[in-house]
Context: one part of a larger RNA
Molecule: large-subunit ribosomal RNA, domain IV
Organism: Candidatus Peregrinibacteria bacterium
RNA sequence: CUAGCGUUAAGGAGCUCGGCAAAAAAGCGUCCGUAACUUCGGGAUAAGGACUGCCUUUUGCGUUCCACAUUGCGCUUAAAAUGAUUGAGAUAAAAUAAGAAGAAAACUUGAGCGCGGCGUGGAACGUAGAAGGCCGCAGCGAAAGACUUCAGGCGACUGUUUACCAAAAACACAGGUCUCUGCAAAACCGUAAGGUGAAGUAUAGGGGCUGAUGCCUGCCCAGUGUCAGAAGGUUAAGAGGACGGGUUCACGCUCGGAAUCGAAGCCCUGAUGAACGGCGGCCGUAACUAUAACGGUCCUAAGGUAGCGAAAUUCCUUGUCGGGUAAUUUCCGACCCGCACGAAUGGCACAACGGUCUGAAGACUGUCUCAACGCUAGACUCG
Numbered sequence: 001c002u003a004g005c006g007u008u009a010a011g012g013a014g015c016u017c018g019g020c021a022a023a024a025a026a027g028c029g030u031c032c033g034u035a036a037c038u039u040c041g042g043g044a045u046a047a048g049g050a051c052u053g054c055c056u057u058u059u060g061c062g063u064u065c066c067a068c069a070u071u072g073c074g075c076u077u078a079a080a081a082u083g084a085u086u087g088a089g090a091u092a093a094a095a096u097a098a099g100a101a102g103a104a105a106a107c108u109u110g111a112g113c114g115c116g117g118c119g120u121g122g123a124a125c126g127u128a129g130a131a132g133g134c135c136g137c138a139g140c141g142a143a144a145g146a147c148u149u150c151a152g153g154c155g156a157c158u159g160u161u162u163a164c165c166a167a168a169a170a171c172a173c174a175g176g177u178c179u180c181u182g183c184a185a186a187a188c189c190g191u192a193a194g195g196u197g198a199a200g201u202a203u204a205g206g207g208g209c210u211g212a213u214g215c216c217u218g219c220c221c222a223g224u225g226u227c228a229g230a231a232g233g234u235u236a237a238g239a240g241g242a243c244g245g246g247u248u249c250a251c252g253c254u255c256g257g258a259a260u261c262g263a264a265g266c267c268c269u270g271a272u273g274a275a276c277g278g279c280g281g282c283c284g285u286a287a288c289u290a291u292a293a294c295g296g297u298c299c300u301a302a303g304g305u306a307g308c309g310a311a312a313u314u315c316c317u318u319g320u321c322g323g324g325u326a327a328u329u330u331c332c333g334a335c336c337c338g339c340a341c342g343a344a345u346g347g348c349a350c351a352a353c354g355g356u357c358u359g360a361a362g363a364c365u366g367u368c369u370c371a372a373c374g375c376u377a378g379a380c381u382c383g
Stems, first nucleotide, its partner, number of pairs: 001378008010369002019364001029051004037042001039212001053134016070117006087107001135139001147362007154354002159171002175210007187196003213349004218279003223276002225272005232267003238261002243256005280298005307341001308338001319335005
């Protein structure tokens, strides 16, 4: 020096794109306490505090048991006791995977037995305390086990993804909406038979877009698309065959061919935007100035409504003002002059959630001022 670790005076993010990395703290349990906001479920273990071991004594409560006393009910009973109760003992049926459990009777005993309530006392266990004492730096004594807060963007959420540089704001999602499909369904695979859809039947199935929820979703059908339309125009094959050419003595054969009839499509007429999409310019005007509610004019299918806005969108731009800092191209709140937001290519808001992105703070630290020392394995020397 490389890799992995340990400790560090004073300071404590001054490091850096950025607290990356590291450090620290909390962690389990009991008690107290807990904000904004909220979809009333949450947020929340919010935050923030206190306690925690062992020994002795002791108190309350709960459960169970024991003893005593008292009281009620039931069975039995003074005799048909034809048995309350006790002891001992045996086997049958049903049933069972098995183990096991287990009746009446014969025998024995011979007057009480069972259940419940109130009360007193005691014991055990559980639980919650109180007092005194003991030891240590330390009592969740080890290990394991959230750092926290404030504010904003995006996405509602759990989920999914570029196997091997991207885990996300991308995809999905429940919900919304449009459209197709009447069943031998539409759609899809296959040359076909056949199959999926579906052993389903419009509360079903396919496709497109959006993406919880809340409040909403404006104007334009001129273009493109889609849908509808017994008229008309145009239009192929085919039908038709006037008329004409070749050949022939003729009959014929053969070739060309006008009118007319003739489908979808296109033209045409309408509808349709949660279909593809689109949503103006110039000039003037108010009693300071400025600005323009107002007026004029041109163009358009119609000229951007609500809401939001220097934004994941703002070029000029480090816009301007306010906040935060000693000081901030970042951040937050406003303003609106939107180069070039804008309403399901969804608009705005939003609790909860996030290995997301951004800004701030506390705590904490070798990230740094600025480096030092130590350990381990390499590196180095010999082999």